[in-house]
RNA sequence: GGCCCUGUAGCUCAGCCUGGAUAGAGUAUUCGCCUUCUAAGCGAGAGGUCGAGGGUUCAAAUCCCUCCAGGGUCA
Numbered sequence: 001g002g003c004c005c006u007g008u009a010g011c012u013c014a015g016c017c018u019g020g021a022u023a024g025a026g027u028a029u030u031c032g033c034c035u036u037c038u039a040a041g042c043g044a045g046a047g048g049u050c051g052a053g054g055g056u057u058c059a060a061a062u063c064c065c066u067c068c069a070g071g072g073u074c075a
Base pairs, nucleotide, nucleotide: 001074002073003072004071005070006069007068010027011026012025013024020058029045030044031043032042033041051067052066053065054064055063
């Protein structure tokens, strides 16, 4: 340098192919219930400019372009 994969909540990931109405799960964290207390269990809350910028569209995490970061492969 060429090609491929990945980037979404503190962490691990789904959703992307086939665009749609408030963006989800587990775990962690906070609060409450339960308990003599703790753990476990149950309930609730909070937590996201969907890597960045631009384009297409009535509408973009999703489609297109360029870049950034990480990994793999070829030379």
A computed fold for a 75-nucleotide RNA from a Candidatus Woesearchaeota archaeon, annotated as transfer RNA. Its Rfam family is "tRNA". The coordinates come from a structure-prediction model, not an experiment, and the mean pLDDT is 83.